[in-house]
Context: one part of a larger RNA
RNA sequence: CUGGUUAAGGGAAUUCGGCAAUUUAGCCCCGUAUCUUCGGUAUAAGGGGUGUCUAUGUUUGUGUUUGAUAUGUAAAAUGCAUUUGUAGAUCGCAGUGACAAGGACUGCCCGACUGUUUAUCAAAAACAUAGCUGAUUGCUAAUCCGAAAGGACGUGUAUAAUCGGCGAGAUCUGCCCAGUGGUGGUGUUUCAAACUUCGGUUCAACGGAGCUAAGACCCACUAAACGGCGGGCCUAACUAUGAGGCUCUUAAGGUAGCGUAAUGCCUUGUCGUUUGAAUGACGACGUGCAUGAACGGUUUAACGAGGUGGUCGCUGUCCCUAACCAGAACC
Numbered sequence: 001c002u003g004g005u006u007a008a009g010g011g012a013a014u015u016c017g018g019c020a021a022u023u024u025a026g027c028c029c030c031g032u033a034u035c036u037u038c039g040g041u042a043u044a045a046g047g048g049g050u051g052u053c054u055a056u057g058u059u060u061g062u063g064u065u066u067g068a069u070a071u072g073u074a075a076a077a078u079g080c081a082u083u084u085g086u087a088g089a090u091c092g093c094a095g096u097g098a099c100a101a102g103g104a105c106u107g108c109c110c111g112a113c114u115g116u117u118u119a120u121c122a123a124a125a126a127c128a129u130a131g132c133u134g135a136u137u138g139c140u141a142a143u144c145c146g147a148a149a150g151g152a153c154g155u156g157u158a159u160a161a162u163c164g165g166c167g168a169g170a171u172c173u174g175c176c177c178a179g180u181g182g183u184g185g186u187g188u189u190u191c192a193a194a195c196u197u198c199g200g201u202u203c204a205a206c207g208g209a210g211c212u213a214a215g216a217c218c219c220a221c222u223a224a225a226c227g228g229c230g231g232g233c234c235u236a237a238c239u240a241u242g243a244g245g246c247u248c249u250u251a252a253g254g255u256a257g258c259g260u261a262a263u264g265c266c267u268u269g270u271c272g273u274u275u276g277a278a279u280g281a282c283g284a285c286g287u288g289c290a291u292g293a294a295c296g297g298u299u300u301a302a303c304g305a306g307g308u309g310g311u312c313g314c315u316g317u318c319c320c321u322a323a324c325c326a327g328a329a330c331c
Base pairs, nucleotide, nucleotide: 001327002326003325004324005323006322007321009319010318013317018314026050027049028048029047030046035040037168051090052089053088054087055086056085057084060081061080062079063078064077065076066075091095103312104311105310106309107308108307109306110304111303115127116126131166132165133164134163135162136161137160143152144151145150169299170298171297172296174229175228176227179226180225181222182221183220184219185218187217189216190215195210196209197208198207199206230248231247232246233245234244257291258288269285270284271283272282273281274280
């Protein structure tokens, strides 16, 4: 050094952080809060018991004997095995005596959940998911593979198939179509070649006019399409604040919610709780540098080798080190 065993008193003072290692543990009985989608949470938590022997009940099976009564059978007595209870006794420090074998509770964040993933540094808050929603598609369908023939979807048919977005449930999902995109419509608009026609002394190059598809222009619709969602000044009989008014301006000026947040620069914001002491955690506050509604907003029981605080128990993590065992290495 590697792997173990044990430590008086203290008990997280260690440390980024209880990392690591303890603790707990089986079975039986009692008992069990909060929340809840009424299923759960729950082995919640928290208590007690556990060996052996004797006595005596009990359960089940079965042997033997007696045997009322009609053979069988019921019943009784007596054995063996077995289930479970009660009482007494007894041994040890210790009775699930070894092995095996959950530490517990609680606040918050994220993700609903089981599941999947970087074979070989990441298992997660990432992916998926049920569910919600948009778009395309009437079947010789849309979509996809192939140069084609042909094939998949599918021997399916809109309660279907395909392509997106969000992501259980609950509760909701505000305003904007000016820009970009998509869909539709219409025309004294624009518009190529071809065609018609005129010019070009003939042919021709070429030039002019007419006609016209898609597209463009124009007009609508569409945001669970891409996306976006203001500023200044003044104002109430203390002060402060500003319900309110004026003004510039936009397509519309951020609604409900939530909010110092996995988002807040300033910031260790301010107040409260927690500590002796907290850039921590939780609860509030809100002019939010730069929150915000399916790029979903806000919640939520259950779940999690997720993240982050606290409490109890426990302990060599530490105070503060020591001894021993088995190896390795060195002398």
Molecule: large-subunit ribosomal RNA, domain IV
Organism: marine metagenome